[in-house]
RNA sequence: GGCCCGGUAGCUCAACGGACAGAGCAUCCCGCUUCUAACGGGAAGGUUGAGCGUUCGAUUCGCUCCCGGGUCA
Numbered sequence: 001g002g003c004c005c006g007g008u009a010g011c012u013c014a015a016c017g018g019a020c021a022g023a024g025c026a027u028c029c030c031g032c033u034u035c036u037a038a039c040g041g042g043a044a045g046g047u048u049g050a051g052c053g054u055u056c057g058a059u060u061c062g063c064u065c066c067c068g069g070g071u072c073a
């Protein structure tokens, strides 16, 4: 340098182009318990890597760039 895959919550990951972007773990609160753990309920937490474009509408499609991994040279 070419090609491929990925980047979404603190972490691990979902999300046929369409309703307010969700789940598990972690955090906080409540219940249960003598207490803790476990279990049950709830809350908070997001510039979907950046920008531009297509579209009535983009996490999703296109282009450029950035970051990480793989592969070829």
Base pairs, nucleotide, nucleotide: 001072002071003070004069005068006067007066010025011024012023013022018056027043028042029041030040031039049065050064051063052062053061
Transfer RNA from Candidatus Gottesmanbacteria bacterium GW2011_GWA2_43_14, 73 nucleotides, folded computationally. Rfam family: tRNA. Gene Ontology term of the family: triplet codon-amino acid adaptor activity. The sequence was found in a public genome assembly. The source organism's lineage runs through Bacteria, Bacteria candidate phyla and Candidatus Gottesmaniibacteriota.